[in-house]
The part of an RNA shown here (large-subunit ribosomal RNA, domain I) has 553 nucleotides and comes from Lacticaseibacillus hulanensis. It matches the Rfam family "Bacterial large subunit ribosomal RNA". The sequence was found in a public genome assembly. Model confidence (mean pLDDT): 83 of 100.

Context: one part of a larger RNA
RNA sequence: GGCGCACGGUGGAUGCCUUGGCACUAGGAGCCGAUGAAGGACGGAACUAAUACCGAUAUGCCCCGGGGAGCUAUACGUAAGCUUUGAUCCGGGGAUUUCCGAAUGGGGGAACCCAACUUGAGUAGUCAAGUUAUCGCAUGGUGAAUACAUAGCCAUGAUGAAGGUAGACGCGGGGAACUGAAACAUCUAAGUACCCGUAGGAAUAGAAAGAAAAAUCGAUUCCCUUAGUAGCGGCGAGCGAAACGGGAAGAGCCCAAACCAAGAGGCUUGCCUCUUGGGGUUGUAGGACAGAACAUUGGAGUUACCAAAGUAUUCGAUAGACGAAGUCAGUUGGAAAGCUGCGCGAAACAAGGUGAAAGCCCUGUAGUUGAAAUCGAGUACCCUCCGUUCUGGAUCCUGAGUACGGCGGAGCACGUGAAAUUCCGUCGGAAUCCGGGAGGACCAUCUCCCAAGGCUAAAUACUCCCUAGUGACCGAUAGUGAACCAGUACCGUGAGGGAAAGGUGAAAAGCACCCCGGAAGGGGAGUGAAAUAGUUCCUGAAACCGUGUGCCU
Repeated sequence: GGCGCACGGUGGAUGCCUUGGCACUAGGAGCCGAUGAAGGACGGAACUAAUACCGAUAUGCCCCGGGGAGCUAUACGUAAGCUUUGAUCCGGGGAUUUCCGAAUGGGGGAACCCAACUUGAGUAGUCAAGUUAUCGCAUGGUGAAUACAUAGCCAUGAUGAAGGUAGACGCGGGGAACUGAAACAUCUAAGUACCCGUAGGAAUAGAAAGAAAAAUCGAUUCCCUUAGUAGCGGCGAGCGAAACGGGAAGAGCCCAAACCAAGAGGCUUGCCUCUUGGGGUUGUAGGACAGAACAUUGGAGUUACCAAAGUAUUCGAUAGACGAAGUCAGUUGGAAAGCUGCGCGAAACAAGGUGAAAGCCCUGUAGUUGAAAUCGAGUACCCUCCGUUCUGGAUCCUGAGUACGGCGGAGCACGUGAAAUUCCGUCGGAAUCCGGGAGGACCAUCUCCCAAGGCUAAAUACUCCCUAGUGACCGAUAGUGAACCAGUACCGUGAGGGAAAGGUGAAAAGCACCCCGGAAGGGGAGUGAAAUAGUUCCUGAAACCGUGUGCCU
């Protein structure tokens, strides 16, 4: 030196575990903010750096309920205290809530600086409380060029807005490229990503100028199907419906106008305009108007249809309470819940804990039960709101720079095509119920419908969040980046990037005391079932490094 064997060191794989994650289900909730939010800074404890909690009333204050013996967070120490006159703790409602932040008195390099006015206190210096941003709206005052006026200016108003978010879902305005077409330009990717605006718990849409072709249906939305069909397409790549049918849900309404009344204004003095109220809302046309009949039953209601308040009661949410049956014997063990034997409960054998594996030990579970206060839902009462029908067909009304057309575009599954239907720009520009639109150019017949005003729950989409639960999901290089004081440490001027790191033991019983040593550390002793469980401490693989020994050289 090599090859073995034994025993170690180092190291942290593996096994076991789970406080944390992941994916879902059911129910709830779906907003907060000038009454100052979200998010922070700085403070608050006897000793207190951090986290959590709180705000100069600062580890807390008040009231009302629950609960019933301990308590002063994590945090295990000392001290000092609180508590059956009911503390700590849990729930409901209040008070306080520094400074920054939309930040709003002015400024500013966020958490800082500097004011003015009013009221009060004080001899004074000064102190305390409150107010003072902008814009919109409403009301009032004042008031130019310019006479009336208007613009402007000022004041008042808990009258509104602003800002945040859940990296989700909606609607709208803008809007790529890589890519595919085996290149590439129309096309595709895709109206996607992204940006902006803006909202709601959902949003959008929505009560036919519809779908259709049968003497049909009857608002919208969503699902299944139709169907990868009809179609579109350098007819390439690709794109790609709709109706019928089957389901979920189900709800319908209000204006404008004609006409009437009242008021105001204008002047041409009998008309016009405006405001308010009544009236009225339709396509087998409807209404006004004229005439006639019945008139009080009935209907509806806080989501629309017109609009608001209250009482009672029930149920539910936000704390809880009761809750069966072995601590029976023997045995192994440090420990029994294991094993053996004998019992018991079960509307409860879900689960977790307890010194190993417990229906009967503990917390619970099934079941039963409970709210002073706040909130939600339902019902009843009170209350509130609402006239209906027929006949006539003379007159009036029924949404105008609209419909539609030309040109240029966009969107419709549909790329200009024979291109309807829808929207935008531009130039033209109707009809008025003997009216108008549509049925995929266009025309006729026929059929369906009534545009140019508006509102509308449910079925649908999503999950930052709360409660209960589930898993042929993970188990610490996995599962969230984060099981641990993690968006931390650290890196970067910044936007931004972004870790590693879990496990003593049943219980700290965390090694009194002695010895070596300056200490670290170690040897005894002691605790413990175990200390090769001694604080990065369960198990403790391999690489790597040693000690001893056998054989060979």